[in-house]
Predicted 3D model of an 88-nucleotide RNA (Glycine riboswitch aptamer). Its mean pLDDT, the model's own confidence on a scale to 100, is 80. The model forms 89% of the base pairs in the Rfam consensus. The sequence was found by an Rfam model in a public genome assembly.

RNA sequence: GAGGACUCUCUGGAGAACACAUUCAGUUGUGUGCCGAAGGUGCAAGGCGUAAGCCGAAUCUCUCAGGCAAAAGGACGGAGAUGCUUGC
Numbered sequence: 001g002a003g004g005a006c007u008c009u010c011u012g013g014a015g016a017a018c019a020c021a022u023u024c025a026g027u028u029g030u031g032u033g034c035c036g037a038a039g040g041u042g043c044a045a046g047g048c049g050u051a052a053g054c055c056g057a058a059u060c061u062c063u064c065a066g067g068c069a070a071a072a073g074g075a076c077g078g079a080g081a082u083g084c085u086u087g088c
């Protein structure tokens, strides 16, 4: 001087709700509905296998989990730091 994986700090960050009952309180419960961007499920090309089958990506898919005021969380993006790798 360069690199970008992980970790940490700062920062931007979407979607989707009503009814009834209840509560000091969006507190809690029930019903019906809805959302996808924590996590998790499924697989295309391709690969392995005699075969059955196995491996195999996503913001796709499912909606198990989670969520549908705010806060929190939040895939992904930006900046920085430590450590790391590497050139001279």
Base pairs, nucleotide, nucleotide: 001086002085003084007081008080009079010078011077012076017032018031019030020029021028033068034067035066039064040062042060046055047054048053